The prediction has a mean pLDDT of 84. This is a predicted structure of a 330-nucleotide part of an RNA (large-subunit ribosomal RNA, domain IV) from Parcubacteria group bacterium M6-OD1-4.

Context: one part of a larger RNA
RNA sequence: ACUUCGUUAAGGAACUCGGCAAAACAGCGGCCGUAAUUUAGAGAUAAGGCCUGCCCUCGCAAGAGGGCCGCAGCUAAAGAGCCCAAGGGACUGUUUACCAAAAACAUAGCUCUCUGCUAACUCGUAAGAGGAUGUAUAGAGGGUGAUGCCUGGCCAGUGUCCGAACGUUAAGAGGAGAGGUUAGCACUUCGGUGCAAAGCUUUGAAUUCAAGCGCGGAUGAACGCCGGCGAUAACUAUAAUCGUCCUAAGGUAGCGAAAUUCCUUGUCGGGUAAGUUCCGACCUGCACGAAUGGCUUAACCACUUGGGCACUGUCUCAACGAAGUACUCG
Numbered sequence: 001a002c003u004u005c006g007u008u009a010a011g012g013a014a015c016u017c018g019g020c021a022a023a024a025c026a027g028c029g030g031c032c033g034u035a036a037u038u039u040a041g042a043g044a045u046a047a048g049g050c051c052u053g054c055c056c057u058c059g060c061a062a063g064a065g066g067g068c069c070g071c072a073g074c075u076a077a078a079g080a081g082c083c084c085a086a087g088g089g090a091c092u093g094u095u096u097a098c099c100a101a102a103a104a105c106a107u108a109g110c111u112c113u114c115u116g117c118u119a120a121c122u123c124g125u126a127a128g129a130g131g132a133u134g135u136a137u138a139g140a141g142g143g144u145g146a147u148g149c150c151u152g153g154c155c156a157g158u159g160u161c162c163g164a165a166c167g168u169u170a171a172g173a174g175g176a177g178a179g180g181u182u183a184g185c186a187c188u189u190c191g192g193u194g195c196a197a198a199g200c201u202u203u204g205a206a207u208u209c210a211a212g213c214g215c216g217g218a219u220g221a222a223c224g225c226c227g228g229c230g231a232u233a234a235c236u237a238u239a240a241u242c243g244u245c246c247u248a249a250g251g252u253a254g255c256g257a258a259a260u261u262c263c264u265u266g267u268c269g270g271g272u273a274a275g276u277u278c279c280g281a282c283c284u285g286c287a288c289g290a291a292u293g294g295c296u297u298a299a300c301c302a303c304u305u306g307g308g309c310a311c312u313g314u315c316u317c318a319a320c321g322a323a324g325u326a327c328u329c330g
Base pairs, nucleotide, nucleotide: 001325002324003323004322005321006320007319008318010316011315014314019311029051030050031049032048037042039146053068054067055066056065057064058063069073074079081309082308083307084306085305086304087303088301089300093105094104109144110143111142112141113140114139115138121130122129123128148295149294150293152226153225154224157223158222159219160218161217162216163215166214167213168212172208173207177203178202179201180200181199184195185194186193187192227245228244229243230242231241254288255285266282267281268280269279270278
């Protein structure tokens, strides 16, 4: 010096990103007592207070009185610190084996789509298997995520489903026509040149032809999207109101400086002597918003944030002690 412990005057979080760590609470024994809130189950061991051994006497008992011992009587060990408020996720559960346990995943509940059984779907080249020895109160897939109150507008784009008149459209069918080759015919300066049937071969128009796409509808708990400018009331300010442009339609309820707010430490109130955090409001929402769910919500949480009581070497500010180790000497 380090590691693991013990004690500490006065103060008591002044430490620190943060009470991290430590201390404290004496603890599923008994009696008393117990709030808001609430899904009436809970919250709750809420909180808070008191008692505790053994012997004798009295008493049915509860207990009362007296006594005894010890430092100490739930005599050892083991065995909750608590409260107030907010955010998030309903909960129990699951997860990055070896840096993340969470607000992430899952969940019951809700909802959409597909599937009539040789089911859909999945695995396999196939045979076949699972689904299922099940049958729509069943099975598969997507989304949301208990409960409560709700879930607004837009089908123009993209997707999905339905429709089939017309347009477009592949291979295939079809084969008009055209080219190559040359028996033959004609001409010839005998070198060739021109025409050209059949066969073989190359190409190939019209016509015919499905889905798809175009086209017409439907559909948002499908992917998604949900405006701008100007004017206006008898102080001022503001704008219930009006005008105009654009759009498929212009954000409804609820919430809101929020796990979302840049400006921003917004403004006001509370808490503090003093508060960029916190709580309650306001609304000017850079850039909330309704199952990519919105807003509440009892219970729960090794979650996150703010405050308080108790408690302490976290600190003011350090000191002493114990054991072990490093290191030095023998």
It was read from a public genome assembly. Lineage of the source: Bacteria > Bacteria candidate phyla.